Overview: Predicted 3D model of a 73-nucleotide RNA (transfer RNA) from a Candidatus Micrarchaeota archaeon. The source organism's lineage runs through Archaea, Nanobdellati and Microcaldota. It matches the Rfam family "tRNA". By type it is a transfer RNA. Gene Ontology term of the family: triplet codon-amino acid adaptor activity. Its mean pLDDT, the model's own confidence on a scale to 100, is 84.

Parts: sequence; structure tokens; C1' cells
RNA sequence: GCGGGUGUAGUCUAGCCUGGUAGGACGCGAGCUUCCCAAGCUUGCAGCCCGGGUUCAAAUCCCGGUACCCGCA
Repeated sequence: GCGGGUGUAGUCUAGCCUGGUAGGACGCGAGCUUCCCAAGCUUGCAGCCCGGGUUCAAAUCCCGGUACCCGCA
């Protein structure tokens, strides 16, 4: 330099092909329960790598960039 893959809460991850309310687990806060703790239950907090385009509507499609991983040179 070229090609491919991956990037979603503090952490891990589903959803992307086929556009239509961003979901789960852990974590953290509050409450219930308990003599206390743990466990359990209820509830809340927090997210689509960056820029642009298409569209009524983009995590999803298109273009460019970027970080990491793999391969080629």
C1' cells in the first nucleotide's frame, strides 16, 4: 500500500441481510423483605465509533474517515 472482518450504556451482548417504539445480562441508585448481611422481588440510571448522503423515517442502506483484528504485498 491492497483486501476482508469488527466497533451498540461502566462491562458483555441481541437487533443490521429484509429501514419503522434500541432489547437482555452484569453493574450502579432507590424501595420492599430481613434483627443485620447475602439472596430474592419492584423500580430507576446509562448506549448505536466519527462526518456526510439517500429517505416521511437510518444502529440498519450508500460514500468517506478512524481504531482494533486477520490475510496479501